[in-house]
RNA sequence: GGCCUAUUCGUCUAGGGGUUAGGACAUAGCCCUCUCACGGCUAAGACAGGGGUUCAAAUCCCCUAUAGGCUG
Numbered sequence: 001g002g003c004c005u006a007u008u009c010g011u012c013u014a015g016g017g018g019u020u021a022g023g024a025c026a027u028a029g030c031c032c033u034c035u036c037a038c039g040g041c042u043a044a045g046a047c048a049g050g051g052g053u054u055c056a057a058a059u060c061c062c063c064u065a066u067a068g069g070c071u072g
Stems, first nucleotide, its partner, number of pairs: 001071007010025004018055001027043005048064005
């Protein structure tokens, strides 16, 4: 240099054109408890950046960035 893959809440992940972007752990609040822990309920929190296709894009295409792999 060429080719391939990945990028989603703080972390791990689901999703493969029309979802309210879901779950687990963690965090916060409330309940429980003499207190803590455990447990229960609730809440906040994410689509790497830009462009395109489409009535509609996290999802399809292109470029860029980062990481990983194969290869000259």